Transfer RNA from Choricystis parasitica, 73 nucleotides, folded computationally. Rfam family: tRNA. Rfam's curators write: Transfer RNA (tRNA) molecules are approximately 80 nucleotides in length.
[in-house]
RNA sequence: GCCUGUUUAGCUCAGUUGGUAGAGCGUUCGUCUCAUACGCGAAUCGUCACUCGUUCAAGUCGAGUAGCAGGUA
Repeated sequence: GCCUGUUUAGCUCAGUUGGUAGAGCGUUCGUCUCAUACGCGAAUCGUCACUCGUUCAAGUCGAGUAGCAGGUA
């Protein structure tokens, strides 16, 4: 240089034929206990990497850019 994959919550990851975003863990508060932990309940949360396009509607489709990982000479 070329090719492929990947980028979604603080972390690890889902997200179906495009219909307006979730789980677990974590953190905080409450409850429980003499107390801590466990358990239970609630809260915390996202410009879906960035820009542009297609569409009534984009995390999802298309183009480009960037980061990361792998392959190839």